[in-house]
Molecule: SAM riboswitch aptamer (S box leader)
Organism: soil metagenome
RNA sequence: UCUCAUCAAGAUGGGUGGAGGGACCGGCCCUGUGAAACCCGACAACCCCCCUCGCAAUGCUGCGAGAAAGGGUGCCAAUUCCGGCGGAACUGCGAGUUUCCGCGAGAUGAGG
Numbered sequence: 001u002c003u004c005a006u007c008a009a010g011a012u013g014g015g016u017g018g019a020g021g022g023a024c025c026g027g028c029c030c031u032g033u034g035a036a037a038c039c040c041g042a043c044a045a046c047c048c049c050c051c052u053c054g055c056a057a058u059g060c061u062g063c064g065a066g067a068a069a070g071g072g073u074g075c076c077a078a079u080u081c082c083g084g085c086g087g088a089a090c091u092g093c094g095a096g097u098u099u100c101c102g103c104g105a106g107a108u109g110a111g112g
Stems, first nucleotide, its partner, number of pairs: 001112007013040004020030003024084004041076001043074001046072003051066006080105001085102005091096001
């Protein structure tokens, strides 16, 4: 950098640490009742492995569903916190608000 999948669920907390954090921009928030970061722990089930069930094949395997002990990640305020581009609906034109849909951006995993 490209492809595919997911992004409305879940996560009590402890220790070190000491002022930032929520990707970007605009909002709006979190934070000395302790931010980031690190360690433990928890959550989850994307990949590997183990196990169970079903179907197909048949001998090795493939697909689907489940399970969660182990490994690789991830994740643990707020829907990806909300909006950021386009469209539709509502409203009295414009503007703005609200709702919905799609795109984009971003995040995570797997593969190239």